[in-house]
RNA sequence: AGAGUCGGCUGGACAGUCGCUGCAUUCGCUGCGCGAAUGUGGAGGAAAGUCCGGGCUCCGGCGGACGAGGUGCCAGGUAAUACCUGGGGGGCGUGAGCCCACGGAAAGUGCAACAGAGAGCAGACCGCCUAAGCGCCCGGAAACGGGCGCCGGCAAGGGUGAAAGGGUGCGGUAAGAGCGCACCGCGUCGGUGGUAACACUCGACGGCACGGCAAACCCCACCUGGAGCAAGGCCAAAUAGGGAAGCAGCGGCCUUCGGGCCGCAGCGUCGUCCGCACGCGCUUCCGGGUAGGCCGCUAGAGGUCCGUGGUGACACGGAUCCCAGAGGAAUGACUGUCCUCGACAGAACCCGGCUUACAGGCCGACUCUCGCC
RNA sequence: GGAAAGGUAGCUCAGCCGGUUAGAGCACGGCACUCAUAAUGCCGGGGUCGAGGGUUCGAGUCCCUCCCUUUCCA
Repeated sequence: AGAGUCGGCUGGACAGUCGCUGCAUUCGCUGCGCGAAUGUGGAGGAAAGUCCGGGCUCCGGCGGACGAGGUGCCAGGUAAUACCUGGGGGGCGUGAGCCCACGGAAAGUGCAACAGAGAGCAGACCGCCUAAGCGCCCGGAAACGGGCGCCGGCAAGGGUGAAAGGGUGCGGUAAGAGCGCACCGCGUCGGUGGUAACACUCGACGGCACGGCAAACCCCACCUGGAGCAAGGCCAAAUAGGGAAGCAGCGGCCUUCGGGCCGCAGCGUCGUCCGCACGCGCUUCCGGGUAGGCCGCUAGAGGUCCGUGGUGACACGGAUCCCAGAGGAAUGACUGUCCUCGACAGAACCCGGCUUACAGGCCGACUCUCGCC
Repeated sequence: GGAAAGGUAGCUCAGCCGGUUAGAGCACGGCACUCAUAAUGCCGGGGUCGAGGGUUCGAGUCCCUCCCUUUCCA
């Protein structure tokens, strides 16, 4: 100098004028809600997607089991997690680094189209072989040799496929084959190191028995009660409906003159009778509950700085700060100056993560290549 | 704000537990029939299965992340 990796920060600035909105104080009034003045606060790193995890609230709940859903190498962090940190294993990259749903296929069930001889108790199309057995032919006096066929042997090579039941070499054989051996790989048991995952240039044993798919069912281990601020709580009109008490039609009886009791009448059904059910109206009170209003509503697993412990995530301690809280929904507009000319995008109960979108700028650490000293 | 369902041909829908080349009806084009049209019959074209990535030998189907649409709750 070029190329690249990782982490962090920022997301136009300044001034003026006019607005919007929460809160506090003061003042005014048609006075308990409006208005004015002053002071002060006023979007984000993602406020987004709502994909995880919690707080909070209501419902349910002795405990346990089944089911359902989720997570899935190990250890730690945390309120908790599917997040983060550190480590192990595997893969990619020359490297800094990056990526991984990474338990179990020797518990069971299932799947593998097409092609292919054979695809899950493996298999023989091409090929290789003719040692053993049988038949025929040729040579030979015979023993025997050669050839062809049958019956067979083999799985090295070819071929099919995503996948064909260890690899290389030597021996061995009729040809071959873990058939035997050496090395590598694999498995089991033990040893050593490590909290563990796991590792080992460690030891013994096993010729290999154990292919793939669990983002197929499933098994194992662990976790999870359900709903969500339109949760939920408080105050509380009008109208309708609910409950209680009293009054109210006609007749009779009783009366302490307040009223009480009995009968009839009303209504249901086309009509009548019996049975059964109801008490329409007015007044007062009660409770539920709608409109509406208030709370929940922002001081919190909070921010900044420092110190201590830890490899780190993080924890602990001290100091300091208060930093939106609306309810048709505020956070804007204009002017001027400057620059590198400004991206994605707007809170609605809150918080921790993840994911997705994002013009540009700045800082730090590191890697590779080339050149020069 | 919160919670569910669904995206497959121009339209309406199938496609069940992954398998070769994704179907049906209507619509569209051609031919036949008819004087002509419709109806009817025969034939045909047309799909990046909403987008991207992953698992698998193989994905419309299983998993993840985005995009869009619809519905419900005061």
This is a predicted complex of two RNAs, RNase P RNA and transfer RNA, with 447 nucleotides together. The coordinates come from a structure-prediction model, not an experiment, and the mean pLDDT is 79. Rfam match: Bacterial RNase P class A. The family's RNA type in Rfam is ribozyme. Rfam links the family to the GO terms tRNA processing, ribonuclease P activity and dimeric ribonuclease P complex.